A computed fold for a 343-nucleotide RNA from a marine sediment metagenome, annotated as Bacterial RNase P class A.
Its Rfam family is "Bacterial RNase P class A". Rfam classes the family as a ribozyme.
Its mean pLDDT, the model's own confidence on a scale to 100, is 77.
RNA sequence: GGGCGGUCGCGGCUCGUCCACGAGACGGGUCGAGGAAAGUCCGAGCUCCACAGGGCAGGCUGCCAGGUAACACCUGGGCGCCGCAAGGCGACGGACAGGGCCACAGAAAACACACCGCCCGUCGCGAGACGGGUAAGGGUGAAAAGGUGGGGUAAGAGCCCACCGCGCGCCUGGCAACAGGCGUGGCACGGCAACCCCCAGUCGGAGCAAGGCCAAAUAGGCGGUGAGGUCCGGCCCGGACCGCUUUCAGCCGCGGGUAGGCCGCACGAGGUGUCGGGCGACCGGCACCCAAGAGAGAUGACCGUCCGGCGGCUCGCCGCCGAACAGAACUCGGCUUACGGCU
Repeated sequence: GGGCGGUCGCGGCUCGUCCACGAGACGGGUCGAGGAAAGUCCGAGCUCCACAGGGCAGGCUGCCAGGUAACACCUGGGCGCCGCAAGGCGACGGACAGGGCCACAGAAAACACACCGCCCGUCGCGAGACGGGUAAGGGUGAAAAGGUGGGGUAAGAGCCCACCGCGCGCCUGGCAACAGGCGUGGCACGGCAACCCCCAGUCGGAGCAAGGCCAAAUAGGCGGUGAGGUCCGGCCCGGACCGCUUUCAGCCGCGGGUAGGCCGCACGAGGUGUCGGGCGACCGGCACCCAAGAGAGAUGACCGUCCGGCGGCUCGCCGCCGAACAGAACUCGGCUUACGGCU
């Protein structure tokens, strides 16, 4: 996610008139979709059901502070990554509690290891072989056991030193996440928790077809009454059927449920304006406003004017367009998704 005004159409409410009283006809007034009404993914209100207390199992959430009825949302901050920057993105607790996994390649993927290489020794005329040392260099990999430089050494190595990184302790700033500084340790500690797991917090279920009220016909239930009742027929006679030993026909009453009707259902964590507080999300005061409601379901078309976009040109007018995505049905707060145009 066009504003204002008008006309007609459709729907709700309401008033009046007519009337053949029917949820009738006509006329007046007033209100009538969205930023997402959508997906139904989170969080609530409301309603019913369940519920002593504690634990187990299971789900969800996961830096810190704030906002809020609440949240997995929002705001501010920290940290990490990306970007020249404005800024963007982040399931961002724990890998010495334990278990598990780490493809391919590679010597080795976690109690480290040794393919090439380097160094020493022995043997050999030599190419080289064997034994030992080493992990600086090469090679593999997503990842290789701290990095860079110097010392040191047969060659090397935190073996030693400086700086960086890491662990621990203290101090300073901050509510905190965290940041900075000082000291110290001397490489001891690879990655994965969107694997199990551990830690902390949190969580009952179902949903407006919730739920409440009124309430036919038929069947059935309970109580009372009850010797007759129903049909054929204008009436009588007559005939047929049911009942008459009370559990049993018929009649009366009561209660439950169904059809149907009403409520829930539009005054609310409400909106608009203004003032104040806060960096902000948001909060508070005052004034004003009441704004669809349902029932297989109404909202569309046109005109004028303003605004915006595009095009043309005689630069001030003319022409065209306002497309798309979509459509309430118990209600809010979010998130996500869809989409013409503009910024």